[in-house]
RNA sequence: UUUUCAUCAAGAGCCGGCUGAGGGACGGGCCCAAUGACGCUGCGGCAACCAUCGCUUUUUUGCGAAACGGUGCCAAUUCCUUCAGGAAUUAUUUCCUGAAAGAUGAAGA
Numbered sequence: 001u002u003u004u005c006a007u008c009a010a011g012a013g014c015c016g017g018c019u020g021a022g023g024g025a026c027g028g029g030c031c032c033a034a035u036g037a038c039g040c041u042g043c044g045g046c047a048a049c050c051a052u053c054g055c056u057u058u059u060u061u062g063c064g065a066a067a068c069g070g071u072g073c074c075a076a077u078u079c080c081u082u083c084a085g086g087a088a089u090u091a092u093u094u095c096c097u098g099a100a101a102g103a104u105g106a107a108g109a
Stems, first nucleotide, its partner, number of pairs: 001109008013043001015042004022032003027081003044074003049070002052065004078101001082099007
């Protein structure tokens, strides 16, 4: 970098230090930001994908526990959107399903 599978409506910092202008993936919208965002870092926290443990299953798996280990995460639903189909609606707009794009994990190339 890419393939497959799973998940993405919940949760968790107005904390300290450094830095100093952009940031929220991309275009648009909307928002955050010198009352210091984003980023790095210390501490704290959330969750439970892998790993661990118990029960279960011929196997696959399913249920639960714990939170020491490997990741991840701690503004806004993945902040909203795009495409296809459908529903409601006079309008305008709203909603549902699927796909795409993206993020994270596990396995593979």
The RNA shown here (SAM riboswitch aptamer (S box leader)) has 109 nucleotides and comes from a Bacillota bacterium. The coordinates come from a structure-prediction model, not an experiment, and the mean pLDDT is 80. Rfam family: SAM riboswitch aptamer (S box leader). Its family is annotated with regulation of gene expression in the Gene Ontology. The sequence was found by an Rfam model in a public genome assembly. NCBI's taxonomy places the organism under Bacteria, Bacillati, Bacillota.